[in-house]
RNA sequence: GGAGUUGGCUAGGCAGUCGCUCCGCCUAGCGGCGGGGAGGAAAGUCCGGGCUCCACAGGGCAGGAUGCCAGGUAACGCCUGGGCGGCGCGAGCCGACGGAAAGUGCCACAGAAAACAGACCGCCGAUGGUCCUUUCGGGGAUACAGGUAAGGGUGAAAAGGUGCGGUAAGAGCGCACCGCGCGGGUGGCAACAUGCCGCGGCACGGUAAACCCCAUCCGGAGCAAGACCAAAUAGGGACGCCAUGAUGUGGCCCGCAUCGCGUCCGGGUAGGUCGCUUGAGGCGUGCGGCGACGUACGCCCCAGAUGAAUGGCUGCCCCCGACAGAACCCGGCUUAUCGGCCGACUCCCCAC
Numbered sequence: 001g002g003a004g005u006u007g008g009c010u011a012g013g014c015a016g017u018c019g020c021u022c023c024g025c026c027u028a029g030c031g032g033c034g035g036g037g038a039g040g041a042a043a044g045u046c047c048g049g050g051c052u053c054c055a056c057a058g059g060g061c062a063g064g065a066u067g068c069c070a071g072g073u074a075a076c077g078c079c080u081g082g083g084c085g086g087c088g089c090g091a092g093c094c095g096a097c098g099g100a101a102a103g104u105g106c107c108a109c110a111g112a113a114a115a116c117a118g119a120c121c122g123c124c125g126a127u128g129g130u131c132c133u134u135u136c137g138g139g140g141a142u143a144c145a146g147g148u149a150a151g152g153g154u155g156a157a158a159a160g161g162u163g164c165g166g167u168a169a170g171a172g173c174g175c176a177c178c179g180c181g182c183g184g185g186u187g188g189c190a191a192c193a194u195g196c197c198g199c200g201g202c203a204c205g206g207u208a209a210a211c212c213c214c215a216u217c218c219g220g221a222g223c224a225a226g227a228c229c230a231a232a233u234a235g236g237g238a239c240g241c242c243a244u245g246a247u248g249u250g251g252c253c254c255g256c257a258u259c260g261c262g263u264c265c266g267g268g269u270a271g272g273u274c275g276c277u278u279g280a281g282g283c284g285u286g287c288g289g290c291g292a293c294g295u296a297c298g299c300c301c302c303a304g305a306u307g308a309a310u311g312g313c314u315g316c317c318c319c320c321g322a323c324a325g326a327a328c329c330c331g332g333c334u335u336a337u338c339g340g341c342c343g344a345c346u347c348c349c350c351a352c
Stems, first nucleotide, its partner, number of pairs: 001348010012317007020037007039323001043334002046332005051222004063218005068082005083097001084095004098213002103211002105207003120152002122148003127145002129142005160178006179202001180200005185194003226274004236265006245259005281300008318321001
């Protein structure tokens, strides 16, 4: 100098002016003064929790989610560290990463054969057959039966690899090395590892984001949750009152029912208030930890609306400014995003 990997930060700035909204103070009121006013994702609503209401003895079935190990956390499907596998020269990145010798299913195309393996080409002629020959011991031919998984070819995958022996030809058939599996030892909390020891010729293809099995977790609904105050109108309940009334029942009286007025009560609609933002909160420093994170001290208060505010204009400067806007709150994940800044690291080239 070039190419890259990774962690974090930022999200035009300053000034003036006119508005909007929330809070506090002053004011009888109009209004005035002071302070706060979108995001890193406020988004998707995909996980986890707080909070609220409902349900609930305990347990199970069904259903769903998760799935190497250890730790962090309020919790998680998140994060950190580690193991294993894959990719990259490397920094580093990616992985639903339990079980396929419980059972069931599936394995396209190609191919002879796709799982109790399998003879298409090839190889063989030991064995049986047929034929030829013979000195009758045998020899030869053929490839009909048969043997063979070395070689070719197909495929994502063809039943360990290489070599030597062996054989009719072959084959873990035998052996050596490599690989694999099992048991033990050793290291590690563990996953796991092992240039350690022994055993086994080696054995049972893949697929569980197919059913399934195993383990762990999960009650439901959500701030339009939920709580409180509470008109008008209609309707309900209790008590009282009046004409000692009207109507009905009945032949008539009593009685019973309905109708009127007043007071009170309860439910509940409109409307209003709370929930609502002080919180697993932020910042700084110290300490513990590889880290995620935890802890102590100090400082800070940082939107809270309900037709729903956070904007407009002007001036100056620059690299001319992306994605996008709260609606109960918090922790994550994912997705979108112009540009800029900082730290750590890797590879290549050059110079000293």
Bacterial RNase P class A from Acidihalobacter prosperus, 352 nucleotides, folded computationally. RNAcentral holds the sequence, with entries from Rfam. Lineage of the source: Bacteria > Pseudomonadati > Pseudomonadota > Ectothiorhodospiraceae > Acidihalobacter. Its Rfam family is "Bacterial RNase P class A". Its Rfam clan is "RNaseP clan". Rfam classes the family as a ribozyme. Gene Ontology terms of the family: dimeric ribonuclease P complex, ribonuclease P activity and tRNA processing. The prediction has a mean pLDDT of 76.